[in-house]
RNA sequence: GCAAUCGGUCGGGCGAUCGCGUAUUGGUAUCAAUACGAUAUCUAUUCGAGGAAAGUCCGGGCUCCAGUGGACAGGCCGCCAGAUAACAUCUGGGCACGGAUAGCGAGAGCCAUCCGUGACGGAAAGUGCCACAGAAAACAAACCGCCAUCUUCGGGUGGCAAGGGUGAAACGGUGGGGUAAGAGCCCACCGCGCUCGCGGCAACGUGGGCGGCACGGCAAACCCCGGCUGGAGCAAGGCCAAAUAUGCGGCGAGAGAGGUCCCCUCGAUCAAGACGCCGCGGGUAGGCUGCUAGAGGGCAUGGGCGACCAUGCUCGUAGAGAAAUGAUCGUCCGGGCUACGAAGGUAGCCCGACAGAACCCGGCUUAUAGACCGAUUGCCGAC
Repeated sequence: GCAAUCGGUCGGGCGAUCGCGUAUUGGUAUCAAUACGAUAUCUAUUCGAGGAAAGUCCGGGCUCCAGUGGACAGGCCGCCAGAUAACAUCUGGGCACGGAUAGCGAGAGCCAUCCGUGACGGAAAGUGCCACAGAAAACAAACCGCCAUCUUCGGGUGGCAAGGGUGAAACGGUGGGGUAAGAGCCCACCGCGCUCGCGGCAACGUGGGCGGCACGGCAAACCCCGGCUGGAGCAAGGCCAAAUAUGCGGCGAGAGAGGUCCCCUCGAUCAAGACGCCGCGGGUAGGCUGCUAGAGGGCAUGGGCGACCAUGCUCGUAGAGAAAUGAUCGUCCGGGCUACGAAGGUAGCCCGACAGAACCCGGCUUAUAGACCGAUUGCCGAC
């Protein structure tokens, strides 16, 4: 210097003109007291998206409802330690797997550094499943084959599981001994399991001894073990409250259905509904609130490997209603292409993404033109 991987930061700047929205000030017009206010319009001023505002996938704050004991069911989570308000997040560590580079060993295999990935408790509690192929998919079994023996030479009987073959997966591996041929049958090493010691808070690591190997895989199948766990969501919730209709109460009005007294009439008495006014209640439209200063950002110091924590200083204007935050031009910036030039460069043209707050935070995931910074690894060049 180039490339790859990983991590982080930014994600165009300035000016002019036009336009949009909230708030405030003032003017005009209309309507009008639910409200000395509303709507429309004009003028002026301030302010006006993000790193993901997105998906709504996790976790919390906040609010209301239910409950206030215990258990079960259901749901979710699952290596260890820590961080945190909490988490399926983050940090550090362990183990496993994959990749790159290097090393040890005859081999099986072991192992160092860096990067990446992992829903990573239990498969020696039980049940279940393992397509096709294959002899056999797990108390076993034998297609080819190997060996012994018999043979009518087609094959039969017995031994074996080393070799072949099937499969995603085949009942430990390498080397040697052994044998009729073989086999943990025996031995050494590797792997595995059990156990003891040591190190570590722990996951786990490491060393010794023992065991011939018993225990294939799947728990994102049921299940077992351990932990957590009420529900709904700002359309939560609170306050104010028209018109119309309805409920309750009071007053008024009395054309008065109907009932009672009465044999009937007359008369007396009780009195519904309808009507008018007033008051009250629930409640709809509508308005206000919740609403943005919050587990907030930046800097410094201190603690910690780190996530993060503590202290001090400092910063601060979207808050909305189906919803404004934009466009053009100039110039600068960054990139690309073309032309000219020996070159520094000059000129022209094109491009600058993804996207769009709606109660608020912490995460995850997904989208994103381009620019910058850092780390690691590899290659090339120079000293």
This is a predicted structure of a 383-nucleotide RNA (Bacterial RNase P class A) from a Gemmatimonadota bacterium. The gene name in the source record is rnpB. It matches the Rfam family "Bacterial RNase P class A". Rfam describes the family as follows. Ribonuclease P (RNase P) is a ubiquitous endoribonuclease, found in archaea, bacteria and eukarya as well as chloroplasts and mitochondria.